Small-subunit ribosomal RNA from Stylatula elongata, 1473 nucleotides, folded computationally. The coordinates come from a structure-prediction model, not an experiment, and the mean pLDDT is 86.
[in-house]
C1' cells in the first nucleotide's frame, strides 16, 4: 500500500470488478489423530412418549400391605410392629431452563432522584395468657362413560375465630381508639419454630436528563387531550380513576402516521474516525398456542396454576370431557441447513428437611457432525545407470528427478498388552479401566483439493474448431487456444482445499477526520426578508461553552500487557492497564457566550453636485409600408438557381397629389449608459426608484446571509373586451424531389399591437450565488473630483473591457470585474439508460408547472487536449486533372481475352482504378493440371538394407492391343579402379520396409518476387527544448523549385532513408584504331559495282577524353536563394529517354514459377496410356485489327531506314508454278552471305455508288510444317462479295520527333498472331488560362469520425422477450370513527334466601358501570389479480426515410405554440456550446 477495465494514444473526472480479513454458514471433491469450543439464522409450524418441582411423620388426624403376638366358630377379629398411598397444614412453586413473537418505548444503556415494599438471611427491642366453633381424610349413600360431583355422619393440627395484655407500631376531630401469637422435638443441655416492632443486606417498584433505524411522496397531532381543585385508589408520587373548573399541551431542534427492529456489554472490519452486527457466553426486557381477566401470594395479573372466549388436537356411552415441547431428549413440517427418545446427581447451585435424605434434562459428563480455532502425523538420512514407465523434442535430448528402486536407520500417532490418577476438606468418581506411563510390532494403517492470458505465483502437447465449453472484470473459441477439455509439468494451500452467500476493508465512491459545482454531475431565473447561522473597538462583570485538579460510577467476561496451569498451542486462571463516557465538586478566566458602559473605522441619515434607453403615465413628430380617391401612362408587373401560382387592357407596375391606419422609432450607436434579474432606444411634459462624487455634521453594529414566506420575471400560450398597416405559426396554391406533410415562391388566419386578469417557464448563461477582506502591472473607454508646470500632464473614487506576474486548473484557461490566497451564510451534485418520466401531493381556467422515485438493463456515458483521416470548410500549389487540339473507343464484320449457359470435361488462378490481346515469349499429340476408357502399385524420380547378376546400351523385326503393356526374335556393343578376392564403386533385375509422389487444401499460416498510390515529395532519428501526458519543436513562417530543391528567419541544432547527382542511351566535338565499313587525293578497272593496289581525309565502328556550370551581361528580388530576357553555343537553364520506386497502405496477387509451416491423399487426390476437352454457343462486356473510301482504291514503274535474326538455320543466283511454293544450289558461324521495306515519287484507270469502297461469309481446287490438320492449323488460287455510307448516352489516349500514319525485325515457336516486344520512315494542331471534374502534396479550421464519411448515428413501423404504469372490477390485510350485543372477572348496589364460632359481619342470587372476542356502517392506508391500455428496456444482417456529427448539404441548441409516417419542420423569442 494497490490493480484491471471508457481512448489509435493522453491527462482527468467517473462508475464497474479483484486482491485482504470475518462467519452459527451451506454445498462440491477429499479426508489420519488428539485438545478445546460450537451446533434450527427458515415455520413464536404442528407435535406421539419419557422425563424438567417437588418436600417436610421433628405441624396433623387416620393408617395399606409386610412382620410378630393373642384369639377364633378357621370366615375372621385383637394388639405390637410397620410405614405406602391419599388428605389437612407448612415453605417451595414469582428460582433455576427457554424463545425474540410483540416493542422505536423511560424498553435498553448511563447518570441521577423521592413518595415505597421486601418471604427466606443478619443484628436487636417486647411477648407467646385464656378459650372456642369447624372441615378435609376415612366411612356409609347417591349421580356420572370418564373427568368429577352431591348428601350425610364423625375428626386433628403449627388450619379458623374470640377474649385478655400492648414496649415499640398504625389512625386520631388529640379527647381518645385499633391491632399479636403455635407450637414441635430433646441426651433435658438445648435447639428449630411463633406473634409485634426497629435496623441492615438482598431484591423489587417508581420518577428524570442525556443517547437510542429510516420515510415528509407522513405536516399538523391531541378531549383525560394539557393544567388545577377535590375525593377514590396503590406498597408508593402521578388524569393512574372520577366530579367540577381553565383552555391547554405536542410539533420544522421534525409532533403523529408508516415501515423495520428486543436492547447493552460486546462481536467482525478499519491505521483512525467510522461502516456493519447483536449466534454462542454476560446484564436487562419481553413472551409462553390466540385474545382478555383476576385469584393466591413477600413477590405473578404467574412456561410445566385458575376462569372465560377463540382457533386447533384428541377421548366419548353424544350427555360431557381432556389439552399446549419458544424446558431436556425426540418426531412431523418448512428449509441449502443445524446434533442421542444417552449416563449422573460424583463436583458446581437450587428446594424442602432439625437431620439423615428426597427432588433437581439447572448442571456435570459421554454420543454425531472437519462447523471452526489450536497442535501432531503420514517418516528420516544415504542413494545417479541420472533405472524402467510418462510427457515434450530442433531427435541431439530435456523433465518428472533423489523423486522411485536399493541400503541404513526410527517409531510420534494409530494398534496390542501391562500399570493408572487428580478431580473427594471425613465418606460419596457418572465422566472411566479415561488422561498418563511402561513394554512390544513393524515404514508399517494415514493426501488431498484449487488454480497456471492479464490482474496473480505458475506452460507446455494432444483433442476441438464461434461448436461444445470458460468467465470475478477485461474477455477466450469462427483449424497451430498458455483462456474450452484432457494429459505431462509447475505454483498455492494442506486434514483440508476450492465455489456460494453475507459483511467491513480497499471506495477520498456520503469527504468530521477526509471531496466537489466555468467546460466532466452540481448555482436557485433575480431580488426582498422570517427564523436560523455568523459578527467591529475598548472597559467591567458573571462563568454557560472551555481548560485544570479532586471524588463516585463506568457490573463481570471481552480486547491489550506482565505472569501462571494443561508436554505446546488454542484453551483456561491470577495481576494490571483500559472502557476514550456520565455525574458531583474546587478551581481558572485568554477566547466564544449573556449583562452592562463607552467608542467610530462597518452601516445608515441629512446637505452640496452629477450622469443615465431605470420606471410609470399623458401628449406629440416624421420617414417607411399598405391601402384608398383622383391625374399622367402602357402592356407587363412580381418573383426566382430557373419558374410557376399571383397582379395587370374592367389600365396593373413605374409616377405625382390628396387622404386613411396601425405599427415601428434609421442616422447619432459605441465590448457606450441604466436597472437585481428579466429587460431598457423618436421628442416633450409630470410622477417615482436606484447610484455616483466631494466635503462636512448626525446616529452609534442599528451589519452579512438566508431555510420557508412575499414580490418580480423574456417569447410563447390562456380568459374578457379592442385594435389589426406590415409581418406570420396552421391553412391554400406554385415548385423543387424518388417521394417533399420541408428547405424556395405567391397569398394567408390565430398571434404579434393596448387594457385587465392569469401563465412562471428559457442555452433566465459570464453556463462562474451573496457579502468582506488581502495579493504585480500595462493599455483603452463612461461618469464624477482634486493639483499644478495647463497637456498626448500626474493623481483619486466608481464602473465598464483588453492583456498579462504570482497563484490555480485535468486542460481549456482564469488572473484586484479571480477560476488566486481566507473567512461567513444559503443552493446544489454523487456511474449512464430508463427520467426530470411515473405515482401520490400542490399550484393552473388549460397548456402545463413544482416536488420526485423504483423495477429493469449497460460498463461505460463524459470533459479537456493529442495525431491522424475527412469535410457539398478556407487559403497556397501541382499532374493530358480540365479547358485547347488531334487521332480513337462505343455503331459493323472479324480476331482475342472474360462473364453467363452448355457439357463427361468445357482444368485452374486473376475481379473498380491496380482482373479481361492477364499468368499464356504462342492448346491439332505433347504441352495438361480436367473428363472417358484401360492398366501400374516401393512405384515415372530420391536415399538407406539384402540377395543375384556383371556390365550393358542402342537400332530393327514379328504376335495380342486403341495404347500403356506383354511376350518373341536378329543385328552391333560389353564400365572403372584393383591389393586380381565378383574386393570396391557403378549400373540392372528381385524382395521387406522406411518412404517416394501429389498443379490436392489454406496467400487469411508464411518467405520470395509483383502490382498500386506514385517518380508523389515526402518519411523519420540523435540531443536540445517544451508539455503532467499522448505529443510538439525541428518538418512551421516570409521567399523559390520539378523536388523537405535552395535561401533567409526561427529553440533548435544536426543526421539518415527518400529528391538531386553517380550510371546506359541519345545530340556537337577532339583523340586513338582501321576490317568485314569507309573512298577525298594518287593509280588500275568495269557494261556496272570500292572491283583491285593502296589511303585513314570524311561517311562509320567503339574505347577513351571535352562539352553545360545561371559560368557570362541586364534586369527583378531581400545586398539571398532564385526568377526573366540576352550573349555565345551543336545543346541553356533538369537538353530529350532509360535504368533507379523511401517510410508505408491495400490481410492487394501469387502454395498453378520456386521455397516453406500445418491438413489431407496413399492399389490413390499418385504413377501410365488412347481418345476426348481447355477451339462449346440465345447471350453481355474489355481489348484489338480491318474498313466504310477519292488526303482513296487498282495498275505499272521507281527511290530511301534503322534495329535484329541465321547452321536441325538464313537461304543468293537459277529453273518450274498464276500464286502458296518446289526443285535445284552458291554464300554465310555474319558490319563481309542471307532475310530485306512500307508509306513515298512518276503515270494510268476509277468518279460518289453499297462502287473497281469492304471484305466476312461460302464453295471448290491447292501449298506448306508435323506421326497426325475430322473435332482443332498457317497460307495460296479460282469463284462467292456479307455487315458497314463515320457511329446514341458515355468514354480513351496524346504536349514534339511526340500524336497520328507507314512498314520492319525478334522471342516463344515444328507450324501458327490483328497480341507482345523492340526499331526506324513520314509527321502535325494546341495549351487563353486554373472556375469547374478526377487525383495529390502543404498549411490552417470544424469533427459525436479512429474498420477513420464505404464512418458515425436518429426516430416510427414489424418481430420476440423482459421489467413497469394507467385500468371496469375483484381478493387480501392492517388502522380509525360511530354504534350494538358482551363471557368471565373486578368495582358498585341490594341481598326477604344461606350462615358452626362470631359481628358495625360475611354470602348465594339479583342489578348496575367497565369489559375481551363478536356483528352493522362509514372511511383511510398497504398489498395482490385483471380485460384492455401506455410508453421504455434488449434483441439477427427486417422496413421507410437521413434528423444530428464537417458550414452534415435549411448552422445547431433551449423555452413555448401549432403541424406532420417517423427521425422532424414551421412561427416567436433566447444562447454560441
Nucleotide at each position: 500500500a494497490g490493480a484491471g477495465u471508457u481512448u489509435g494514444a493522453u491527462c482527468c473526472u467517473g462508475g464497474c470488478u479483484c486482491a485482504g480479513a470475518a462467519c452459527g454458514a451451506a454445498c462440491g471433491c477429499u479426508g489420519g489423530c488428539g485438545g478445546c469450543g460450537g451446533g434450527c439464522c427458515u415455520a413464536a409450524c404442528a407435535c406421539a412418549u419419557g422425563c424438567a418441582a417437588g418436600u417436610c411423620g421433628a405441624g396433623c388426624g387416620a393408617g395399606a400391605a409386610g412382620u410378630g403376638g393373642a384369639u377364633u366358630u378357621c370366615g375372621g377379629u385383637c394388639c405390637a410392629u410397620g410405614g405406602a398411598a391419599a388428605g389437612c397444614g407448612g415453605c417451595g412453586c414469582a428460582c433455576g431452563g427457554g424463545u425474540g413473537a410483540g416493542u422505536a418505548a423511560c424498553a435498553c444503556g448511563u447518570g441521577g432522584g423521592a413518595a415505597u415494599c421486601u418471604a427466606c438471611c443478619u443484628c436487636u427491642g417486647a411477648g407467646a395468657g385464656a378459650g372456642g366453633a369447624a372441615u378435609a381424610g376415612c366411612c356409609a349413600u347417591c349421580g356420572g362413560a370418564a373427568a368429577c360431583g352431591g348428601u350425610g355422619a364423625u375428626u386433628a393440627a403449627u388450619g379458623c375465630c374470640u377474649c385478655g395484655u400492648a414496649c415499640g407500631u398504625c389512625c386520631u376531630a388529640a379527647g381518645g381508639g385499633a391491632g399479636a401469637a403455635a407450637g414441635g422435638c430433646u441426651u433435658c443441655g438445648g435447639c428449630c419454630g411463633c406473634u409485634c416492632g426497629g435496623a441492615g443486606a438482598u431484591g423489587a417498584g417508581c420518577c428524570c436528563g442525556c443517547g437510542u433505524c429510516a420515510g415528509a411522496u407522513u405536516a399538523g397531532a391531541u378531549a383525560g387531550u394539557u393544567g388545577g381543585u377535590a375525593g377514590g385508589g396503590u406498597a408508593a408520587a402521578g388524569g393512574c380513576c372520577u366530579a367540577c373548573c381553565a383552555a391547554g399541551u405536542c410539533u420544522a431542534c421534525g409532533a403523529u402516521c408508516u415501515g423495520u427492529a428486543g436492547u447493552u456489554g460486546g462481536u467482525c472490519u478499519g491505521a483512525g474516525a467510522g461502516g456493519a452486527u447483536g449466534a454462542u457466553c454476560a446484564g436487562c426486557c419481553a413472551c409462553a398456542c390466540u385474545g382478555g381477566a383476576a385469584c393466591u401470594g413477600a413477590g405473578a395479573c404467574a412456561c410445566g396454576g385458575u376462569c372465560c372466549a377463540g382457533a386447533c388436537u384428541c377421548c366419548u356411552a353424544c350427555g360431557g370431557g381432556a389439552g399446549g415441547c419458544a424446558g431436556c431428549a425426540g418426531u412431523g413440517g418448512g428449509g441449502a441447513a443445524u446434533c442421542u427418545u444417552g449416563c449422573a446427581c460424583a463436583a458446581u447451585g437450587g428446594a424442602g428437611g432439625c437431620a439423615a435424605c428426597u427432588c433437581u434434562g439447572a448442571u456435570g459428563c459421554a454420543g454425531c457432525c472437519a462447523c471452526g480455532c489450536c497442535g501432531c502425523g503420514u517418516g528420516a538420512g544415504u542413494g545417479a545407470a541420472g533405472a524402467a514407465g510418462g510427457c515434450c523434442u530442433u531427435c541431439g535430448g530435456g523433465u518428472u528427478g533423489u523423486a522411485a528402486a536399493g541400503c541404513u536407520c526410527u517409531u510420534u500417532c494409530a494398534g496390542u498388552a501391562g500399570g493408572g490418577a487428580a478431580g473427594a476438606u471425613g465418606a460419596u468418581g457418572a465422566c472411566g479401566g479415561u488422561a498418563c506411563c511402561u513394554a512390544c510390532a513393524g515404514a508399517a494403517g494415514a493426501a488431498g483439493c484449487a488454480c497456471c492470458g492479464g490482474c496473480u505465483a505458475a506452460c507446455u502437447u494432444c483433442g476441438u474448431g464461434c461448436c461444445a465449453g470458460c468467465a470475478g472484470c477485461c474477455g477466450c473459441g469462427g483449424u497451430a487456444a498458455u483462456a474450452c477439455g484432457a494429459a505431462g509439468g509447475g505454483u498455492g494451500c494442506u486434514a483440508g482445499c476450492g465455489u456460494u452467500g453475507u459483511u467491513c476493508g480497499g471506495a477520498a465512491u456520503c469527504a468530521c477526520u477526509g471531496g466537489g459545482c466555468g467546460u466532466a454531475a452540481a448555482g436557485g431565473g433575480c431580488g426582498u426578508g422570517u427564523a436560523g447561522g455568523c459578527g467591529g473597538a475598548u472597559g467591567a462583570u458573571c462563568a454557560a461553552g472551555u481548560c485544570a485538579g479532586a471524588g463516585g460510577u463506568g457490573a463481570a467476561a471481552u480486547c491489550c500487557c506482565c505472569g501462571a496451569g494443561c508436554u505446546c498451542a488454542a484453551c483456561u486462571c491470577g495481576g494490571g492497564a483500559a472502557c476514550u463516557g456520565c455525574c458531583u465538586u474546587u478551581g481558572a478566566u485568554a477566547c466564544u457566550g449573556g449583562u452592562u458602559a463607552u467608542c467610530u473605522a462597518g452601516a445608515g441619515u441629512u446637505c452640496g453636485u452629477g450622469a443615465g434607453a431605470g420606471g410609470a403615465u399623458a401628449g406629440u413628430g416624421g420617414a417607411a409600408u399598405a391601402c384608398c380617391a383622383a391625374g399622367u401612362g402602357u402592356a407587363g408587373a412580381g418573383g426566382u438557381g430557373g419558374a410557376a401560382u399571383u397582379c395587370g387592357u374592367a389600365g396593373a407596375u413605374a409616377u405625382u397629389u390628396g387622404g386613411u391606419g396601425g405599427a415601428a422609432c434609421a442616422c447619432c450607436g459605441g465590448u457606450g449608459g441604466c436597472g437585481a434579474a428579466g429587460g431598457c432606444g423618436g421628442c416633450u411634459a409630470u410622477c417615482u426608484g436606484g447610484u455616483g462624487c466631494a466635503g462636512a455634521a448626525c446616529u452609534g453594529a442599528c451589519g452579512c446571509u438566508g431555510a420557508g414566506g412575499c414580490g418580480c420575471g423574456a417569447a410563447a400560450g390562456c380568459g374578457u373586451g379592442g385594435g389589426u398597416a406590415g409581418c406570420a405559426a396552421a391553412c391554400a396554391g406554385g415548385a423543387u424531389u424518388a417521394g417533399a406533410u420541408a428547405c424556395c415562391c405567391u397569398g394567408g388566419u390565430a398571434g404579434u399591437c393596448c387594457a385587465c386578469g392569469c401563465c412562471g417557464u428559457a442555452a433566465a448563461u459570464g453556463a462562474u450565488g451573496u457579502g468582506u477582506g488581502c495579493u504585480a502591472g500595462u493599455c483603452g473607454u463612461c461618469g464624477g473630483g482634486a493639483a499644478c508646470u495647463a497637456g498626448a500632464u500626474u493623481u483619486u473614487c466608481g464602473g465598464u473591457g483588453a492583456c498579462g506576474c504570482a497563484g490555480c486548473u485535468a486542460a481549456c484557461g482564469c488572473g484586484u470585474u479571480a477560476a488566486g490566497c481566507a473567512c461567513a451564510c444559503c443552493g446544489c451534485c454523487u456511474g449512464g439508460g430508463g427520467a426530470g418520466u411515473a405515482c401520490g401531493g400542490u399550484c393552473g381556467c388549460a397548456a402545463g408547472a413544482c416536488u420526485a422515485a423504483a423495477a429493469c438493463u449497460c460498463a461505460a456515458a463524459g470533459g479537456a487536449a493529442u495525431u491522424g483521416a475527412c469535410g457539398g470548410g478556407g487559403g497556397c500549389c501541382c499532374g493530358c486533372a480540365c479547358a485547347a487540339g488531334c487521332g480513337g473507343u462505343g455503331g459493323a464484320g472479324c480476331a482475342u481475352g472474360u462473364g453467363g449457359u452448355u457439357u463427361a470435361a468445357u482444368u485452374c488462378g486473376a475481379c473498380g482504378c491496380a482482373a479481361c490481346g492477364c499468368g499464356a515469349a504462342g492448346a491439332a499429340c505433347c504441352u495438361u493440371a480436367c473428363c472417358a476408357a484401360c492398366c501400374c502399385u516401393u512405384g515415372a524420380c530420391a536415399u538407406g538394407g539384402a540377395a543375384a547378376g556383371u556390365a550393358u546400351g542402342a537400332a530393327c523385326u514379328c504376335u495380342a492391343g486403341a495404347g500403356a503393356u506383354a511376350g518373341a526374335g536378329u543385328u552391333c556393343u560389353u564400365c572403372a579402379g584393383u591389393u586380381c578376392g565378383g574386393c570396391u564403386g557403378g549400373c540392372u533385375u528381385u524382395c521387406a520396409c522406411a518412404c517416394a509422389g501429389g498443379u490436392g487444401c489454406u496467400g487469411c499460416a508464411u518467405g520470395g518476387c509483383u502490382g498500386u498510390c506514385g517518380u508523389c515529395a515526402g518519411c523519420u532519428c540523435g540531443u536540445g527544448u517544451u508539455g503532467u501526458g499522448a505529443g510538439a519543436u525541428g518538418u512551421u513562417g516570409g521567399g523559390u523549385u520539378a523536388a523537405g530543391u535552395c535561401c533567409c528567419g526561427c529553440a533548435a541544432c544536426g543526421a539518415g532513408c527518400g529528391c538531386a547527382a553517380c550510371c546506359c542511351u541519345u545530340a556537337c566535338u577532339u583523340u586513338c584504331a582501321a576490317u568485314u565499313g569507309c573512298c577525298a587525293a594518287c593509280a588500275g578497272g568495269u557494261u556496272a559495282a570500292g572491283c583491285u593496289g593502296g589511303g585513314a581525309a570524311c561517311u562509320u565502328u567503339g574505347g577513351a577524353g571535352g562539352g553545360a556550370c545561371u559560368g557570362c551581361c541586364g534586369g527583378u528580388g531581400a545586398c539571398a536563394a532564385a526568377c526573366c530576357g540576352g550573349a555565345g553555343g551543336a545543346a541553356g537553364g533538369c537538353g530529350g529517354g532509360g535504368a533507379u520506386g523511401a517510410c508505408g497502405u491495400c490481410a492487394a496477387g501469387u502454395c498453378c514459377u520456386c521455397a516453406u509451416g500445418g491438413c489431407c491423399c496413399u492399389u490413390a487426390c499418385g504413377g501410365g496410356u488412347u481418345g476426348g476437352g481447355c477451339u462449346a454457343c440465345a447471350c453481355a462486356c474489355g481489348u484489338g485489327c480491318u474498313a466504310c473510301a477519292a488526303u482513296g482504291g487498282u495498275a505499272a514503274c521507281u527511290a530511301c531506314a534503322a534495329a535484329g535474326a541465321g547452321c536441325u538455320g538464313c537461304u543468293a543466283a537459277a529453273u518450274c508454278g498464276c500464286g502458296a511454293g518446289a526443285u535445284c544450289a552458291a554464300g554465310c558461324u555474319a558490319a563481309u552471305c542471307u532475310c530485306a521495306a512500307a508509306a513515298g515519287g512518276u503515270u494510268a484507270c476509277c468518279u460518289c455508288a453499297g462502287u473497281u469502297c469492304g471484305g466476312a461469309u461460302u464453295g471448290u481446287a491447292c501449298u506448306c510444317u508435323g506421326c497426325a490438320a475430322c473435332u482443332c492449323g498457317a497460307g495460296u488460287g479460282c469463284a462467292u462479295g456479307a455487315a458497314g455510307u463515320c457511329g446514341g448516352a458515355a468514354u480513351c489516349g496524346c504536349u514534339a520527333g511526340u500524336a497520328a500514319u507507314c512498314g520492319u525485325a525478334g522471342a516463344u515457336c515444328a507450324g501458327c498472331g490483328u497480341g507482345c516486344u523492340a526499331c526506324g520512315g513520314u509527321g502535325a494542331a494546341u495549351a487563353c488560362g486554373u472556375u469547374c471534374u478526377c487525383g495529390g502534396g502543404c498549411c490552417u479550421u470544424g469533427u459525436a469520425c479512429a474498420c477513420a464519411c464505404c464512418g458515425c448515428c436518429c426516430g416510427u413501423c414489424a418481430c420476440a422477450c423482459c421489467a413497469u404504469g394507467g385500468a371496469a372490477g375483484u381478493u387480501g390485510u392492517u388502522u380509525c370513527u360511530a354504534c350494538c350485543c358482551u363471557a368471565a372477572g373486578c368495582c358498585g348496589g341490594u341481598g326477604u334466601g344461606c350462615u358452626a364460632a362470631u359481628c358495625u359481619g360475611g354470602u348465594a342470587g339479583c342489578c348496575g358501570a367497565c369489559c375481551a372476542c363478536g356483528g352493522u356502517a362509514g372511511g383511510a392506508g398497504c398489498a395482490g389479480u385483471a380485460a384492455c391500455u401506455g410508453g421504455g428496456g434488449u434483441g439477427a444482417a427486417g422496413u421507410c426515410g437521413u434528423a444530428a456529427c464537417a458550414a452534415g448539404g435549411u448552422a445547431g441548441c433551449c423555452g413555448u405554440a401549432g403541424g406532420a409516417g417517423a427521425a422532424c419542420c414551421u412561427g416567436c423569442g433566447g444562447c454560441u456550446g